SAM riboswitch aptamer (S box leader) from Ureibacillus thermosphaericus, 108 nucleotides, folded computationally. Of the family's consensus pairs, 97% are formed in the model. It was read from a public genome assembly, where an Rfam model found it. Taxonomically the source falls in Ureibacillus (Bacteria, Bacillati, Bacilli, Caryophanales). The coordinates come from a structure-prediction model, not an experiment, and the mean pLDDT is 85.
């Protein structure tokens, strides 16, 4: 990097460092940000893998959080594509799915 499977509306600081943009990409919105964001460290949250227990075992359930990751504004911040319903006829609202993305585990 590619493929497969699962999840993505819950949760997580009034700390330190550091100083300018940031919220994945493109576009449009809407936000965060010198009352110091994004990021890094610490802290914290969660429980995917792993661990322990139950189970003949697979499945599944429960426990802990010392291991490997992950996450820590807003639904993956929202919409872009397709379909359905409703209202309107410029279009809008809701729902479902897809695409894209993120993370984990496995395979190549």
């Nucleotide at each position: 990097c590619u493929c497969u499977u699962a999840u993505c509306a819950a949760g997580a600081g009034a700390g330190g460092c550091g100083g300018a943009g940031g919220g994945a990409c493109u576009a449009g919105g809407c936000c965060c940000u010198a009352u110091g964001a994004u990021g890094c460290c610490c802290g914290g949250c969660a429980a995917c893998c792993g661990g322990c227990a139950a189970g003949a075992a697979a499945a599944u359930u429960g426990c802990a959080a010392a291991g490997g990751u992950g996450c820590u504004a807003a639904a993956u911040c929202c919409u872009a594509c397709a379909g359905a319903u409703c209202a309107u006829a410029u279009u809008g609202a809701u729902c479902u799915g897809a695409a894209a993305g993120a993370u984990a585990a496995g395979a190549g």

Its Rfam family is "SAM riboswitch aptamer (S box leader)". Rfam's curators write: The SAM riboswitch is found upstream of a number of genes which code for proteins involved in methionine or cysteine biosynthesis in Gram-positive bacteria.